[in-house]
RNA sequence: GACAAUGGCAAACCCCGCGAAAGCGGGGGACGCAAAGCUACGAGGCUACAGCGGCCCAGCCGCCAUGCCAGUCGAGCCGCCGAA
Numbered sequence: 001g002a003c004a005a006u007g008g009c010a011a012a013c014c015c016c017g018c019g020a021a022a023g024c025g026g027g028g029g030a031c032g033c034a035a036a037g038c039u040a041c042g043a044g045g046c047u048a049c050a051g052c053g054g055c056c057c058a059g060c061c062g063c064c065a066u067g068c069c070a071g072u073c074g075a076g077c078c079g080c081c082g083a084a
Stems, first nucleotide, its partner, number of pairs: 001081001008033002013028006031071001037077003041074003044069003051063005
């Protein structure tokens, strides 16, 4: 980062599975992506099993990350092509 080329990844949704959930894995499927490759380091967001507190106490509510999101942004590392 181009009216280039080889390709790559795969949103929503559906099915199966894992998980308390957020979400993740596999298959299908393409909204899109020049890093939509990897990494939870910084910011931001999501969930709340357990724990603590409360209540009208079979339960419900609040707080809370050690859980999650890299397709929220930044940062680090690696990578294909070669016009301006």
About this RNA: The RNA shown here (c-di-GMP-I riboswitch aptamer) has 84 nucleotides and comes from a soil metagenome. Rfam family: c-di-GMP-I riboswitch aptamer. Rfam's curators write: GEMM was predicted in a large-scale screen for bacterial structured RNA regulatory elements. The model forms 100% of the base pairs in the Rfam consensus. RNAcentral holds the sequence, with entries from MGnify. The prediction has a mean pLDDT of 89.